[in-house]
Context: one part of a larger RNA
């Protein structure tokens, strides 16, 4: 490159991440219950014993066994939070010269935005209710000069 400009939405192409999805497959960390190694604690000890006493009978003391409480793996179960993965499916982003049409931007050709409600390929149209961040033409008020 300055209106032969800018520019807004569908739509179709490709690639990218994310959302939703019957579900599946995993990972932590808790929680309930079950089962209970090992071991200390506690009970018990009618079975066993060198060390200490002993008037040699025994006594004190200790062990085995036995029983409980704790108790690590396991086991069951219903949830927590998390990761990938799923036919479909949603929108979003990005991509020289695709498609349909012209919403806005100059009053952009019906001023425009902003809520809401319908309604419509699509941008958006139509009703209601607000701003003025509307041009245009008159007045006023009030600002500079």
């Nucleotide at each position: 490159c300055a209106c032969c400009g800018c520019c807004c939405g569908u739509c179709a192409c490709a690639c990218c991440a994310c959302g939703a999805g019957a579900g599946c497959c995993g990972g932590c960390a808790a929680c309930a219950c079950c089962c209970g190694a090992a071991g200390u604690c506690g009970a018990u000890g009618a079975g066993g014993c060198a060390a200490c006493c002993u008037a040699c009978g025994g006594g004190a003391g200790c062990c085995a066994g036995u029983c409980g409480c704790c108790g690590a793996a396991g086991g069951u179960g219903g949830g927590g939070c998390u990761g990938g993965u799923g036919a479909u499916u949603g929108g979003g982003g990005u991509g020289a010269a695709g498609u349909c049409g012209u919403a806005a931007c100059a009053a952009g050709g019906u001023a425009u935005c902003c809520c809401u409600a319908c309604c419509g390929g699509a941008a958006g149209g139509u009703g209601g209710g607000g701003a003025u961040g509307g041009a245009u033409c008159a007045c006023c008020u009030c600002c500079u000069u």
The part of an RNA shown here (small-subunit ribosomal RNA, 3' minor domain) has 145 nucleotides and comes from Natribacillus halophilus. It matches the Rfam family "Bacterial small subunit ribosomal RNA". Gene Ontology terms of the family: ribosome and structural constituent of ribosome.